The RNA shown here (transfer RNA) has 68 nucleotides and comes from a bovine gut metagenome. The RNAcentral record of the sequence draws on MGnify. It matches the Rfam family "tRNA". Rfam classes the family as a transfer RNA. The coordinates come from a structure-prediction model, not an experiment, and the mean pLDDT is 82.

[in-house]
RNA sequence: UGGUGUAGCUCAGUUGGUAGAGCAGCUGAUUCGUAAUCAGCAGGUCACGUGUUCGAGUCACGCCAUCA
Numbered sequence: 001u002g003g004u005g006u007a008g009c010u011c012a013g014u015u016g017g018u019a020g021a022g023c024a025g026c027u028g029a030u031u032c033g034u035a036a037u038c039a040g041c042a043g044g045u046c047a048c049g050u051g052u053u054c055g056a057g058u059c060a061c062g063c064c065a066u067c068a
Stems, first nucleotide, its partner, number of pairs: 001068005008023004017054001025041005048062004
C1' cells in the first nucleotide's frame, strides 16, 4: 500500500430498500435398529465504533484482526 471480515463451518448478497444457500445441529417420517433419504424447525448487533441518508451488509471516516 492492496485484499478480506455476513449463521457453528465454507460462502452468496445486483445502481442503498429491512439477509440467504450448502454442510453441521434439532424434531418428525421411513427402518427390527443405525446410516442414507425425505419433510420441517432453530440459529445472525452483517468484526467493532461514528457519520451520511427517509432507509446502510452495501457509501464515508476511525479502529481491530488476518492475508499478500